[in-house]
RNA sequence: UUCGCCGGGCAGGCAGCCGCCCGCUCCGCUGGCUUUCGGCGGGGCGGGAGGAAAGUCCGGUCUCCAUAGGGCAGCGUGCCGGCUAACGGCCGGGGGGACCUGCUCAAAGCGGGUUUCACGGAAAGCGCCACAGAAAACAUACCGCCGCCGGUCUCCGGCGGUAAGGGUGAAAAGGUGCGGUAAGAGCGCACCGCGGCGGGAGCAAUUCCGCCGGCAGGGCAAGCCCCACGCGGAGCAAGACCAAAUAGGGGAGGAGGAGUGGCCCGCUCCGUCCGACUUCCGGGUAGGUCGCUAGAACCGGGCAGUAAUGUCCGGCCCAGAGGAAUGGCUGCCGCCUCCCUUCGGGGAGGAACAGAAACCGGCUUACCGUCCGGCGGGCCCC
Numbered sequence: 001u002u003c004g005c006c007g008g009g010c011a012g013g014c015a016g017c018c019g020c021c022c023g024c025u026c027c028g029c030u031g032g033c034u035u036u037c038g039g040c041g042g043g044g045c046g047g048g049a050g051g052a053a054a055g056u057c058c059g060g061u062c063u064c065c066a067u068a069g070g071g072c073a074g075c076g077u078g079c080c081g082g083c084u085a086a087c088g089g090c091c092g093g094g095g096g097g098a099c100c101u102g103c104u105c106a107a108a109g110c111g112g113g114u115u116u117c118a119c120g121g122a123a124a125g126c127g128c129c130a131c132a133g134a135a136a137a138c139a140u141a142c143c144g145c146c147g148c149c150g151g152u153c154u155c156c157g158g159c160g161g162u163a164a165g166g167g168u169g170a171a172a173a174g175g176u177g178c179g180g181u182a183a184g185a186g187c188g189c190a191c192c193g194c195g196g197c198g199g200g201a202g203c204a205a206u207u208c209c210g211c212c213g214g215c216a217g218g219g220c221a222a223g224c225c226c227c228a229c230g231c232g233g234a235g236c237a238a239g240a241c242c243a244a245a246u247a248g249g250g251g252a253g254g255a256g257g258a259g260u261g262g263c264c265c266g267c268u269c270c271g272u273c274c275g276a277c278u279u280c281c282g283g284g285u286a287g288g289u290c291g292c293u294a295g296a297a298c299c300g301g302g303c304a305g306u307a308a309u310g311u312c313c314g315g316c317c318c319a320g321a322g323g324a325a326u327g328g329c330u331g332c333c334g335c336c337u338c339c340c341u342u343c344g345g346g347g348a349g350g351a352a353c354a355g356a357a358a359c360c361g362g363c364u365u366a367c368c369g370u371c372c373g374g375c376g377g378g379c380c381c382c
Base pairs, nucleotide, nucleotide: 001378002377003376004375005374006373007372008371009370010369012333013332014331015330016329017328018327020048021047022046023045024044025043026042027041028040029039030038031037050353054364055363057362058361059360060359061358062235063234064233065232074231075230076229077228078227079093080092081091082090083089094119095117096116097115098114099113100112101111102110103109120226121225125224126223127220128219129218142166143165144162145161146160147159148158149157150156151155174192175191176190177189178188179187193215194213195212196211197210198209199208200207201206239290240289241288242287249281250280251279252278253277256274257273258272261270262269298315299314300313301312302311303310304309335350336349337348338347339346340345
């Protein structure tokens, strides 16, 4: 200097004019008997989108419904520790992989850095492992190697040994070396790996050391399964309150009517039913109000902690709509790209992703450009 990665910040500014939503206040008209409480119109003041408001993937607050306790089923999570209201989130640690790098002649090994991982269990059981290959799991033998026998004897055939070497595959029953052997083989030995036991460090995951055992053991659990832990359901159209017109329901009164019982017909009275009309009550719809925005909030600082985070002090109030406001135009300045330049400047173009709807913590995705910090690579100069 340039490119890349990671972490953090910003997301144009000012002024004028015209508008929108909310709150407070004032004025005019108006409803109601009046205060209160409203309705309409106008003036003033204050506030009015985001880092993701998004996707609705995860967790919670809140509300209603359900709910003795336990179990089964189902779903989710999965190294360890911590943080948190909680989480599948975050922080720290451990282990594995990839890349870079230091020590070293080099390899191995040891160490450092960056980055990444659904990272519990395959000696509980079941299942699956394409193609290729002899064999994909009770191991096995295509080529090869070795021994013996036979033959038409540079070779071929048969029987046996072997698993070093070759070959197949994503994966082949430990690896390297020395010994050993007919050739070989944990057959023997050393180191590494594995398993068991003991000890040290650590809260733990894990790691280090010693001894013993030639050595059980392929992979897949993002197949069933096992283990541990967690989980009731629906969601602000939750839910609560007020409550019109019309229709319908119930109570009381009731002109009148019906059938008929009580006395023998009638009349009258009593009882039963229907009932215009009057009045009262209750449910629910339209509509209105609350829920509704002071909060696991935001800003600054101190302290504890490696950190996530916690705590204390001070400051501050910061949208609440609901067919749903947060906008439009103009001017000046700033930013980026390109062109011209007399180096003063001038001209043209660009400015993303997106937009609250009960609220909060995360994750993921989208995004013009720019600034700060850290790390790494390339090139140039000393």